[in-house]
């Protein structure tokens, strides 16, 4: 060059066939227990889904271009 496949919260990964306010887990941060700290246990923040543009009533999902990583092939 060419071909597959990831990019979604600080961090690891879910999100089915396009449709409810975009989710867990760890972590943070307040709180309750505790002389203190840990555990438990309740809360809250933290994303405009890698960047652009298109289809569509609607796009984390579809399609096109284009960054970065990862494999296989010249």
């Nucleotide at each position: 060059g060419c071909g597959c496949c990831c990019g979604u919260a600080g961090c690891u990964c879910a999100g089915c066939u396009g449709g409810a306010a975009a989710g867990a887990g760890c972590g943070u941060u307040g709180g309750u227990u505790u002389c203190c700290g840990g555990u438990a246990c309740c809360a809250a923040a933290g994303g405009c889904c890698g960047g652009g543009g298109g289809u569509u009533c609607g796009a984390a999902u579809c399609c096109c271009u284009u960054c970065g990583g990862g494999c296989g092939c010249a």
The RNA shown here (transfer RNA) has 74 nucleotides and comes from a bacterium. Rfam family: tRNA. Rfam's curators write: Transfer RNA (tRNA) molecules are approximately 80 nucleotides in length. Rfam links the family to the GO term triplet codon-amino acid adaptor activity. The family's RNA type in Rfam is transfer RNA. Its mean pLDDT, the model's own confidence on a scale to 100, is 81. The sequence was found in a public genome assembly.